[in-house]
């Protein structure tokens, strides 16, 4: 430089274009002699920016991180 892949709660992982859930962490409460076990409750997340759609995490365009090719 050129191509390809990826990007969602603190971390992994779901989501036919139609309320972003789940589990793990965490905080609180329960609960035991005590606990890191159990239970309940709560936290918190679509990389930015635009376009298409009545409706975008999801499709397109540009722009970033990150990983791979190949000079």
């Nucleotide at each position: 430089u050129g191509c390809c892949c990826u990007c969602u709660c603190g971390u992994c992982u779901a989501a036919u274009g139609g309320u972003a859930g789940g589990a793990c962490g965490c905080u609180u409460g329960g609960c035991u002699c005590u606990g890191g076990a159990c239970c309940a409750a709560g936290u918190a997340g679509u990389c930015g920016u635009g376009g298409u759609u009545c409706g975008a995490a999801u499709c397109c365009a540009c722009g970033g991180g990150g990983g791979g090719c190949a000079g």
The RNA shown here (transfer RNA) has 71 nucleotides and comes from a Candidatus Omnitrophota bacterium. It matches the Rfam family "tRNA". Rfam classes the family as a transfer RNA. The sequence was found in a public genome assembly. NCBI's taxonomy places the organism under Bacteria, Pseudomonadati, Candidatus Omnitrophota.